This is a predicted structure of a 1399-nucleotide RNA (small-subunit ribosomal RNA) from an uncultured organism. Its Rfam family is "Bacterial small subunit ribosomal RNA".
RNA sequence: GCAAGUCGAGCGGGAAAGUUCCCUUCGGGGAACGAGUACAGCGGCGGACGGGUGAGUAAUGCAUGGUCAAUCUGCCCCUCGGACCGGGAUAGCCUCCCGAAAGGGUGGGUAAUACCGGAUAUGACCACAGCGCCGCAUGGCGCUGCGGUAAACAGGUUGGGAUCUUCGGACCUUCCGCCGAGGGAUGAGACCAUGUCCUAUUAGCUUGUUGGUGGGGUAACGGCCUACCAAGGCGAUGAUGGGUAGCGGGCCUGAGAGGGUGACCCGCCACACUGGAACUGAGACACGGUCCAGACUCCUACGGGAGGCAGCAGUGCUGAAUCAUUCGCCAAUGCGCGAAAGCGUGACGGUGCGACGCCGCGUGAAGGAUGAAGGCCUUCGGGUUGUAAACUUCUGUCAGGGCUUAGAAAACCGCAGUCGUGAAUAGCGGCUGCGCUGAUCCGGCCCAAAGGAAGCACAGGCUAAUCUCGUGCCAGCAGCCGCGGUAAUACGAGAUGUGCGAGCGUUGUUCGGAAUUACUGGGCGUAAAGGGUGCGUAGGCGGUGCGGCAAGUCAGGUGUGAAAUCCCCCGGCUCAACCGGGGAAUUGCUCUUGAUACUACCGCACUUGAGUUCGGGAGAGGCAAGCGGAAUUCCAGGUGUAGCGGUGGAAUGCGUAGAUAUCUGGGAGAACGCCAACGGCGAAGGCAGCUUGCUGGUCCGCGACUGACGCUGAGGCACGAAAGCUAGGGGAGCAAACAGGAUUAGAUACCCUGGUAGUCCUAGCCAUAAACGAUGGGCACUAGAUAUCGGCAUCUCUGACGGUGUCGGUAUCGUAGCUAACGCGUUAAGUGCCCCGCCUGGGGAGUAUGGUCGCAAGGCUGAAACUCAAAGGAAUUGACGGGGGCUCACACAAGCGGUGGAGCAUGUUGUUCAAUUCGAAGCAACGCGAAGAACCUUACCUGGGCUUGACAUGCUAGUGGUACAACCCCGAAAGGGUGCGGACCUUCUUACGAAGGAGCUAGCACAGGUGCUGCAUGGCUGUCGUCAGCUCGUGUCGUGAGACGUUGGGUUAAGUCCCGUAACGAGCGAAACCCUUGUCGUCUGUUGCCAGCGGGUAAUGCCGGGCACUCUGGCGAGACUGCCGGUGUUAAACCGGAGGAAGGUGGGGACGACGUCAAGUCAUCAUGGUCCUUACGUCCAGGGCUACAAACGUGCUACAAUGGCGAGUACAGAGAGAAGCGAUGCCGCGAGGCGGAGCAAAUCUUCAAAACUCGCCCCAGUUCAGAUUGGAGGCUGCAAUUCGCCUCCAUGAAGUUGGAAUCGCUAGUAAUCGCGGAUCAGCAACGCCGCGGUGAAUGUGUUCCUGAGCCUUGUACACACCGCCCGUCAAGCCACCCAAGCUGGAAGCACCCGAAGUC
Repeated sequence: GCAAGUCGAGCGGGAAAGUUCCCUUCGGGGAACGAGUACAGCGGCGGACGGGUGAGUAAUGCAUGGUCAAUCUGCCCCUCGGACCGGGAUAGCCUCCCGAAAGGGUGGGUAAUACCGGAUAUGACCACAGCGCCGCAUGGCGCUGCGGUAAACAGGUUGGGAUCUUCGGACCUUCCGCCGAGGGAUGAGACCAUGUCCUAUUAGCUUGUUGGUGGGGUAACGGCCUACCAAGGCGAUGAUGGGUAGCGGGCCUGAGAGGGUGACCCGCCACACUGGAACUGAGACACGGUCCAGACUCCUACGGGAGGCAGCAGUGCUGAAUCAUUCGCCAAUGCGCGAAAGCGUGACGGUGCGACGCCGCGUGAAGGAUGAAGGCCUUCGGGUUGUAAACUUCUGUCAGGGCUUAGAAAACCGCAGUCGUGAAUAGCGGCUGCGCUGAUCCGGCCCAAAGGAAGCACAGGCUAAUCUCGUGCCAGCAGCCGCGGUAAUACGAGAUGUGCGAGCGUUGUUCGGAAUUACUGGGCGUAAAGGGUGCGUAGGCGGUGCGGCAAGUCAGGUGUGAAAUCCCCCGGCUCAACCGGGGAAUUGCUCUUGAUACUACCGCACUUGAGUUCGGGAGAGGCAAGCGGAAUUCCAGGUGUAGCGGUGGAAUGCGUAGAUAUCUGGGAGAACGCCAACGGCGAAGGCAGCUUGCUGGUCCGCGACUGACGCUGAGGCACGAAAGCUAGGGGAGCAAACAGGAUUAGAUACCCUGGUAGUCCUAGCCAUAAACGAUGGGCACUAGAUAUCGGCAUCUCUGACGGUGUCGGUAUCGUAGCUAACGCGUUAAGUGCCCCGCCUGGGGAGUAUGGUCGCAAGGCUGAAACUCAAAGGAAUUGACGGGGGCUCACACAAGCGGUGGAGCAUGUUGUUCAAUUCGAAGCAACGCGAAGAACCUUACCUGGGCUUGACAUGCUAGUGGUACAACCCCGAAAGGGUGCGGACCUUCUUACGAAGGAGCUAGCACAGGUGCUGCAUGGCUGUCGUCAGCUCGUGUCGUGAGACGUUGGGUUAAGUCCCGUAACGAGCGAAACCCUUGUCGUCUGUUGCCAGCGGGUAAUGCCGGGCACUCUGGCGAGACUGCCGGUGUUAAACCGGAGGAAGGUGGGGACGACGUCAAGUCAUCAUGGUCCUUACGUCCAGGGCUACAAACGUGCUACAAUGGCGAGUACAGAGAGAAGCGAUGCCGCGAGGCGGAGCAAAUCUUCAAAACUCGCCCCAGUUCAGAUUGGAGGCUGCAAUUCGCCUCCAUGAAGUUGGAAUCGCUAGUAAUCGCGGAUCAGCAACGCCGCGGUGAAUGUGUUCCUGAGCCUUGUACACACCGCCCGUCAAGCCACCCAAGCUGGAAGCACCCGAAGUC
């Protein structure tokens, strides 16, 4: 801004601008047209419809079905009758006045289909009287008579001009309107039944309340209102209160039953700024009417006024949030008014905006492999993007441009014709033909050009689809599980793929899955869940037979269940969405007819459920009274003396004032030994000496009686262990609190000494327990076996603790079945029925709050916020246990010798340093990698150099004065520079040379790295552990994890073997096979050996010879529990014995199962990834790895007499040796030197010491011990300063056997003694690996420490006890609460003022 007006055919008034004409004093005036138009007013109809919204409402609503005999209904339709005679006003208008305005007032005149009076009354209404018919109660309908009451616009209008006329008209005709009455249709009103959310932490509500009578009021019934009377009415089938909410058709979901929802469309209701009220009217208590009050906004001259978008658009604000045009038109449909034309219509029909939804279409189609380029990946071969593109040939939807056209439109109306009405050729009505009306939308043709048109999510599993890079528990992802800590298919990016596609994802919400509230369709022994127990009210359920009824139930029919929606069929838009037609469906409710099995109800009967009676029985059933003995303690007395008591051990305590002990006497209180039980009784709690009294329940037996009297049981009532409370008693023992003593880090505990409430009695509270069988009660059914308690019957060989049967209890095992399993199993947790209680993830929490009970303590009822992704049950396999059983091991014990103390060596930590390279870290790092750090090694540091490199391969180019390189220069060297000289190989050849190769130079690829990651890896190794274990196939058992086998009884070093056995077999381990050593045989016989023979020497297998013996090293034998005895299960095996070199694995070694430790090693090597590339590579010199306050590990040497020193003298084995071992000899005190025989070795060399014999030392820091230091030497080596080893002389430290603690060893072992080798120039080696000599002690046990194996048990552990886990606290953060107070709302009670308005 628009959304409700319209009618001049109800009525009275009635302009202006402008144009034309006339007059004019030029200021102007008048007339006609405009026009009876605009306009307002009176009057009528409509503004109660249409349109919006969901605040309120849990029923004055809605839905379904009924009722009104208790009602109204404008306009519309049908029928009947009527419309007569009068009257007075009023708005508009004019005048004046008030007011800023909105408005108002006085006076004057005026019309009507406005208003009023009277008449008439077919009906109607009222009263009275009478009659008939009908109904579900009140009652309804009809008829007759009499009396009374109430009407209207003599209106409007088209046409006509026959008749009349005052010339206005009357009148006729048409249509519209009006009054009364009856009926219809439509709409409305009222009433009833049923259904309609949550809350009992709302249990009582109600005074017009419930009913009656009279009256009032309404269209109408009614406490709707009123006066009086009565005291009712509603409520656990949930009243009242509180919260939330418009209801339905439907919509979403679901297999359904259900659950959720009430946008769009349709029906109903309610509301219109908030609250109240009536008026008008057929209809309203009225969205765009009125009045009052209030809040708010606006105007104002401050005195007063105006307004109501939850109509259509649109604006602002609020908010987490809802994003549209201030559009076009009344052409269609419909509505209002009108006779009509028509007017109005933000209803409606359209348009615009929004992918918000549904449907359809396009973004091109066909061909096209050098599989282009580019990208990405790569095992470097290739793969992929991908026929995708380019390119070729086509097509033309949509968007764009141009042209064209059907339909939505036919009515009203106008014209023409015809029929009817009428006096009428008029008018009106019907029919036919033609004409008028489009806001907006459709289709067709042509042009042009592949041109303008693809995105989103995802790719760890669920869930379709994977690679690379980046990042490095960061950044981030995430629906759940969970990803990310340097190789992320999970983050980010790229490539590729997958899914959908003009959409795709996200978020929110609802249903589903969820049988996770279980009606369909769940549970309660241990997972959440049986009330502590009984009695019993309401309720629920209920035995047998017959009859009746027909409420439930079943069947048929009837009306209804609006339309739309859903479903089916057909049809219309090219298809579809969408729309149209028909059908089905609407599972419901009503009425009606029938059926009668079942349930209910009524009646009659029955005995089996239940009960009564009779006869017996058992019992810690209950209550009361009395009595008893043992023990304890106290008191008195006697005896008696030094302790008692108590504990793991003690102490506190008691005791010389006489305890404890013991005897006698006395007192007190509490509890009742044996019997005694796996037993009995009770509803449960619970009940135990004996006797008596009172009393409850129960069982058995035989008859009789009652006749369903039964079961369960919300509320209710009663009982209810212990502790606790109140009052009064009692108090021996015991004993919370408390005190003391111990223990302990502490010990507010466990242990000890005391000790008060309490425990006991009476009376009264409390009402809870793991009040447990963690299992509610009742009835019925469903294999057994055994034991026991209480009855009864019966049998007997007999007299018993007997057998059989039966009823009732209590237990154990077990079938079927059930159970997640464990388990239950006639005493069910089986199979059914009935009733009650209870559960719905963990925590918060049985807490808070409210209520209620209690003296209190506290009980009962009983949440939420918040938080977690679990909490939980049963079973399985492991691991673990200061659980158990069995058994091993130098594990302990018994022994021997050490370490830890000293000095030194060596390794490590730490510290230091330019660097002290790196690794190894409990056992299982620390004389370890390292079987050799002065340079080298060497990886570290400092300094100096090189850059295709110290080393490999390939390519390109060059190169004979090239490669190489004497001498010289700089330099610490490396390296750099100069440069005398000066090549090699192959082929060809004209014999000059040419080409090529090698080499070199330059360059490019690359080399190189002891840089990082052993938690990316291979390989190798350590360790548990030489412990005896670890598994598999088939089978069996179990839902399964899994078990059995592998456990058990024996035995073994052994899962070794035997026996048993739902197991039977097998594999990897153990053992054996292999090496070595111990005995013998045989073969061999030199370098080994020498018995016999011969030769020879001072002596020696020295020589001939021999191989007997020893030995060498090949092949064999031997030992197997084979034999005997005993034990054992007639076994395996063990014990003893014989024989034998060896005896029960003869000794030793190699050999190490499945696996564990993210064990160790990227520095042996290899290797993924990553990093460096004139350096993190490489070369050189020097330094360092050798430092030194301190600590630790491993060793050596000692501390001495079993010794030291001196002298004498004997006996090995296994090795090694050529840049080597090196003899005899000589020199030196010695290390060593000179020298060089022999030996590549059974030939030569290297080779013992302790022991033994003799002597000295005489217990001392020594004739012990040897560090340290000084001096002098030797050796290796380019070089011993940092930094080597050895020798001699001198020096002569600590140390006198080692704290706590700790290591090795069971026999040729420990201990002790020396010898050799590797590495190696030499050596820091006292290390390591070997070799032999001498050569013990102890144990025959398994209690303990450590470790291990098997079985078993518990577990809240599974990263597996170095586990798990509880509480407080610090800092920060989150949520909630409290908090001086402040503020809003709701309700109850009492009172006051009081607008408009109706009566």